[in-house]
RNA sequence: UGAGUCGGCCAGGCGGCCGCGUGACGUGUUCGUCAGAACACGCCCCGAGGAACGUCCGGGCUCCACAGGGAACGGUGGUGGGUAACGCCCACCCGGGGUGACCCGCGGGAAAGCGCCACAGAAAACAGACCGCCACGGGCUUUGGCCCGAGGUAAGGGUGAAACGGCGGUGUAAGAGACCACCGCGCUCCAGGUGACUGGAGUGGCAUGGCAAGCCCCACCGGGAGCAAGGUCAGACAGCGCGCGUUGAGGCGUCCCGCUGAGCGCGCGGGUGGACCGCUAGAGCUGUGCGGCAACGUACAGCGUAGAGGGAUGGUCGCCGCCGGCCCGCUGAGGCGGGCCGGAACAGAACCCGGCGUAUCGGCCGACUCAUUCG
Repeated sequence: UGAGUCGGCCAGGCGGCCGCGUGACGUGUUCGUCAGAACACGCCCCGAGGAACGUCCGGGCUCCACAGGGAACGGUGGUGGGUAACGCCCACCCGGGGUGACCCGCGGGAAAGCGCCACAGAAAACAGACCGCCACGGGCUUUGGCCCGAGGUAAGGGUGAAACGGCGGUGUAAGAGACCACCGCGCUCCAGGUGACUGGAGUGGCAUGGCAAGCCCCACCGGGAGCAAGGUCAGACAGCGCGCGUUGAGGCGUCCCGCUGAGCGCGCGGGUGGACCGCUAGAGCUGUGCGGCAACGUACAGCGUAGAGGGAUGGUCGCCGCCGGCCCGCUGAGGCGGGCCGGAACAGAACCCGGCGUAUCGGCCGACUCAUUCG
């Protein structure tokens, strides 16, 4: 200098005018049980995000019974750790990709059982003679071979995602784990490691193809519903009919056990459709020290204003900054200065957190790798 890998950060700034929402204060009007409330105006403070999003996981919180036992169902799936918890994160192992930094993996079990394996192919799972190869018997022969019969053979060809270990040799008529060496696989032992696993030695002698994102098996986890949870206050109203029920209705939001114990369901009719709490200080953020490879933990210090309910957080103008294009000037080059035009995303709280995933104009920083050149 060029090409890359990984991680982190920002998400325009200042000001004027107009507008919106919560809260505090002031004034006015109305009501009032004289506490105050409602409305309007003025003024002051504050007022979205890195994803507030999707609602895909996990938790807090609330109610259902003090959430209990079993079944069913669902989820997770290398090992060790982190955490309130997780399907998240960190470190490591194994497998795969890359020259490398690094990246990817729905990564338990296929010798418990069932099922499936399209097309092609002779044959697709206690396999299989289509071509080929080979000895034997018979026939022909131009003596090279050819044809027929009954057999052997999985080494070679061909099909396929996959052909019943791979490769080399011995052996044989030709062949074959039939035998041997190496590799792979299974088992046993030894060593290292918390562990996944790794290394070594011995042994078996091919028996054990793939799919578990098909059923299934193993281990672990999960009670259900959700802020329209749930609670308080105020106000209105009118009951009637049928059915079931202490021989147990209804409830525990799938069933059984177990617990509880008097209402429940359907139809017709009537009333209301208001306010408040929950509600934002929480597993909170930032910095430093210490422990840890890290995720993270811990101590101390500091910081702190959304809270709507038809749902606010916006519009416009000016200056500056950013990016792109064109033109002009300067410079050896990188580049610098000026003018004009254009652009600036994705999106938007609604009980609150931790993750994951997805969207995103443009810009900045750090660590590392490879190639080339120079010293």